Molecule: Glycine riboswitch aptamer
Organism: Pseudoroseicyclus aestuarii
RNA sequence: CAGAACCGGAGAGAGGCCCCUCGGGGUCCGCCGAAGGGGAAAGUCGUCACCGGCAUGAGGUCGGGGCAGCGAAUCUCUCAGGCAAAAGGACGGGCGGG
Numbered sequence: 001c002a003g004a005a006c007c008g009g010a011g012a013g014a015g016g017c018c019c020c021u022c023g024g025g026g027u028c029c030g031c032c033g034a035a036g037g038g039g040a041a042a043g044u045c046g047u048c049a050c051c052g053g054c055a056u057g058a059g060g061u062c063g064g065g066g067c068a069g070c071g072a073a074u075c076u077c078u079c080a081g082g083c084a085a086a087a088g089g090a091c092g093g094g095c096g097g098g
């Protein structure tokens, strides 16, 4: 670093109405964040007919500012997913590998 049949693993209405082959489905309101997905900081890189300093015959160089790209998460959004159990589940441990 990736793998999978192992172990642990949170949160939020067993909500209303309708349908139903009673497994479930549709819709409405209220919620959750830890599948997945989106967002963005410091910084970095490039650019500018902009501002300032230094230097020069000229070419430049440093700092600031504008624009654009890259840029993490357990942060944030809540698209997706989820809100009894089951299933799933970031992440951690173990296992066997590189």
Base pairs, nucleotide, nucleotide: 001097003095006093007092008091013029015028016027017026018025019024030083031082032081036079037077038076039075043070044069046067047066048065050064051063052062053061054060